RNAcentral holds the sequence, with entries from ENA and MGnify.
The RNA shown here (transfer RNA) has 72 nucleotides and comes from a Minisyncoccota bacterium.
The prediction has a mean pLDDT of 82.
Its Rfam family is "tRNA". By type it is a transfer RNA. About the family: Transfer RNA (tRNA) molecules are approximately 80 nucleotides in length. Gene Ontology term of the family: triplet codon-amino acid adaptor activity.

[in-house]
RNA sequence: GCCCUCGUAGCUCAACGGAUAGAGCACCGCACUCCUAACGCGGCGAUUUAGGUUCAAUUCCUAGCGAGGGCA
Numbered sequence: 001g002c003c004c005u006c007g008u009a010g011c012u013c014a015a016c017g018g019a020u021a022g023a024g025c026a027c028c029g030c031a032c033u034c035c036u037a038a039c040g041c042g043g044c045g046a047u048u049u050a051g052g053u054u055c056a057a058u059u060c061c062u063a064g065c066g067a068g069g070g071c072a
Base pairs, nucleotide, nucleotide: 001071002070003069004068005067006066007065010025011024012023013022018055027043028042029041030040048064049063050062051061052060
């Protein structure tokens, strides 16, 4: 340099082009307990960036950025 795959909560993952973007763990609060843990209830928190297509984009297209892999 070229090609391929990937980029969504702190972490690990979901989401036939149309749902309030969902779950587990973590964190915070409450309840329980003699106390702690576990269990229960609730809460916080995310789509890599810029364009384009579309009535509608996490999803499709283009370019950039980043990560991984292959070839040279």